[in-house]
Predicted 3D model of a 74-nucleotide RNA (Fluoride riboswitch aptamer (crcB RNA motif)) from a Nitrospirota bacterium. The source organism's lineage runs through Bacteria, Pseudomonadati and Nitrospirota.
RNA sequence: UCAAUGAGGGGUGAUGGAGUCCACCUGAACGGCCCUUUUCUUCACGGGAAAGGGAUGAUGACUUCUGCGAGAGA
Repeated sequence: UCAAUGAGGGGUGAUGGAGUCCACCUGAACGGCCCUUUUCUUCACGGGAAAGGGAUGAUGACUUCUGCGAGAGA
C1' cells in the first nucleotide's frame, strides 16, 4: 500500500413520516407484477429490449401518523 474477514457507523428493501423487529449492501443494496404488439437472440423452448394496455399497495413485516380512495352514521 492492497485484498479478505469481523465489529461499529452509515445506507437500502415498486409513493411520505415515526417506533420495533427482520433481511440485504458498504459504492453496492434498491429501481415491482400481469397481458398484448414489435424487435433482437435461440434449432426450438426460452431469454433480452422497446411500445401500448391492465391490477394491487403509502408496511420488507407489525403498529401508528399524514395523504388518497370506498361505505355507513350524526
It was read from a public genome assembly, where an Rfam model found it.